[in-house]
Context: one part of a larger RNA
RNA sequence: GAUUGAACGCUGGCGGCAUGCCUAACACAUGCAAGUCGAACGGUAACAGCAGAGCUUGCUCUGGCUGACGAGUGGCGGACGGGUGAGUAAUAAAUAGGAAUCUGCCUAGUAGUGGGGGACAACGUGGUGAAAACCACGCUAAUACCGCAUGAGCCCUACGGGGGAAAGCGGAGGAUCUUCGGACUUCGCGCUAUUAGAUGAGCCUAUUUCUGAUUAGCUUGUUGGUGAGGUAAUGGCUCACCAAGGCGACGAUCAGUAGCUGGUUUGAGAGAAUGAUCAGCCACACUGGGACUGAGACACGGCCCAGACUCCUACGGGAGGCAGCAGUGGGGAAUAUUUGACAAUGGGCGAAAGCCUGAUCCAGCAAUGCCGCGUGUGUGAAGAAGGCCUGAGGGUUGUAAAGCACUUUCAGCAGUGAGGAAAUCCUUAAGGUUAAUACCCGUGAGGCUUGACGUUAACUGCAGAAGAAGCACCGGCUAACUCCGUGCCAGCAGCCGCGGUAAUACGGAGGGUGCAAGCGUUAAUC
Numbered sequence: 001g002a003u004u005g006a007a008c009g010c011u012g013g014c015g016g017c018a019u020g021c022c023u024a025a026c027a028c029a030u031g032c033a034a035g036u037c038g039a040a041c042g043g044u045a046a047c048a049g050c051a052g053a054g055c056u057u058g059c060u061c062u063g064g065c066u067g068a069c070g071a072g073u074g075g076c077g078g079a080c081g082g083g084u085g086a087g088u089a090a091u092a093a094a095u096a097g098g099a100a101u102c103u104g105c106c107u108a109g110u111a112g113u114g115g116g117g118g119a120c121a122a123c124g125u126g127g128u129g130a131a132a133a134c135c136a137c138g139c140u141a142a143u144a145c146c147g148c149a150u151g152a153g154c155c156c157u158a159c160g161g162g163g164g165a166a167a168g169c170g171g172a173g174g175a176u177c178u179u180c181g182g183a184c185u186u187c188g189c190g191c192u193a194u195u196a197g198a199u200g201a202g203c204c205u206a207u208u209u210c211u212g213a214u215u216a217g218c219u220u221g222u223u224g225g226u227g228a229g230g231u232a233a234u235g236g237c238u239c240a241c242c243a244a245g246g247c248g249a250c251g252a253u254c255a256g257u258a259g260c261u262g263g264u265u266u267g268a269g270a271g272a273a274u275g276a277u278c279a280g281c282c283a284c285a286c287u288g289g290g291a292c293u294g295a296g297a298c299a300c301g302g303c304c305c306a307g308a309c310u311c312c313u314a315c316g317g318g319a320g321g322c323a324g325c326a327g328u329g330g331g332g333a334a335u336a337u338u339u340g341a342c343a344a345u346g347g348g349c350g351a352a353a354g355c356c357u358g359a360u361c362c363a364g365c366a367a368u369g370c371c372g373c374g375u376g377u378g379u380g381a382a383g384a385a386g387g388c389c390u391g392a393g394g395g396u397u398g399u400a401a402a403g404c405a406c407u408u409u410c411a412g413c414a415g416u417g418a419g420g421a422a423a424u425c426c427u428u429a430a431g432g433u434u435a436a437u438a439c440c441c442g443u444g445a446g447g448c449u450u451g452a453c454g455u456u457a458a459c460u461g462c463a464g465a466a467g468a469a470g471c472a473c474c475g476g477c478u479a480a481c482u483c484c485g486u487g488c489c490a491g492c493a494g495c496c497g498c499g500g501u502a503a504u505a506c507g508g509a510g511g512g513u514g515c516a517a518g519c520g521u522u523a524a525u526c
């Protein structure tokens, strides 16, 4: 000199854009943060409508009939998104390769989607318990579950053969049939098997990745082989047997410290330091362990066990996990609101409408940082008054003020008012599909709507210089000097050093210098 996720002191007008628990991975009150689908299913607790009945004429009852839908079965999603950096010095990261693998949803292709069965929730009845919850019996549906058939280019094979699947739902409709429910045709969405792709993930190898030798030897599933088991898959991954290997001064082992990288800061560079925000990867979710489900987890807001802690209890037993967003206590020099909205972007579910979304977009707080603007402009010498200095003549503050003439940025008040909005939806045209002018699909045209921010940005008008400057320093380094007070005292100080009676170095004043909505100090890095 540059820089900071900074803090402290004094001061503080506005805006834009960023950033904001670095400490206790300490403990957490409260609310919210993951649901959705009735176009899979049986149904009807609530709301609304409709129909019917009763009457007391505005109420009661009945009917899942309709819109919808509590609880339940089932599907998909809760493995993403969000947080944190405790652990980890290599089961990690970065870069470059590799072969023995899996991959829901998505894309393209091929072939199917035939025929049956028995249950379990909900519900009803009974029971136990303070509660959480649970038990017994009975009824029932499905895209839940299980067989049969068929089966390839799938799997196994001793090459003879063997094994193995599925589920329906919705829209529309001219003939034909009909038990008036539909069958049937067609379209869409699904389902099954399989082949490719894409995406994602698992595994292996090489190189690199902090300090200590006041850590020198370490290792028995250890190193390799054969065989088996296990896994999606290779492999001591596991096991049986066999051999005795493997690593190490090119630093093994042990100990300490630490998430890694793109990057960031600094520097001419080499390098050094660092890893907040943003992006990629990893690890973790009260502490330790375990598996289940699933395409994917050994799963932050799932399950089980143990432990510590907190809460409820009828003392028998139960409930919980903010390193999600806010917020509280605590720790600390120190770090924000228990805000609004799904309008946009993105995600989950759904055919869609839509619902959910503390992701996200916004707003609030903080000079925490960067950038921009303003706090007036011109004129004005009697060089006013006052202050300070003085050699008492004057000098300086100083065109500074006042006065005169103007302007109105920003803030204030009033009005006008973009863009962030494209879609969805409705109407319609010609196409595709089809038996079809239905339905459905994509394309084009037209139309109706959708904004949290928001009192938006921007623009116009109104009033009046009106509302807006401080901080540090002035001995040398280092830009900037005099007076008074003090008298080795009080004090200053980054280094040298000042102060013991004329201190440009302490304290005050006048003046000056430097930065400026900031200025200094402290801490840290280069």
Base pairs, nucleotide, nucleotide: 001526002525003524004523006522007521008520009519010518013373014372015371016370017369018368019366020365021331026329027328028327030326031325032324035076036075037074040073041072043069044068047067048066049065050063051062052061053060054059055058083284084283085282092209093208094207095206096205097204098203101201102200106197107196108195109194110193111192112191113190114148116146117145123138124137125136126135127134128133154163155162156161168189169188170187171186172185173184176183177182210256211255212254217247218246219245222244223243224242225241226240227239228238229237259281260280261279262278263274264273265272266271286307287306288305289304290303309320310319311318312317337363340361341360345359346357347356348355349354376406377405378404379403386397387396388395389394410467412462413461414460415459416458420453425447426446427445428444429443431441432440470515471514472513473512474511475496476495477494481510482509483508484507485506491498492497

Overview:
This is a predicted structure of a 526-nucleotide part of an RNA (small-subunit ribosomal RNA, 5' domain) from a metagenome. The RNAcentral record of the full RNA draws on SILVA. The coordinates come from a structure-prediction model, not an experiment, and the mean pLDDT is 86.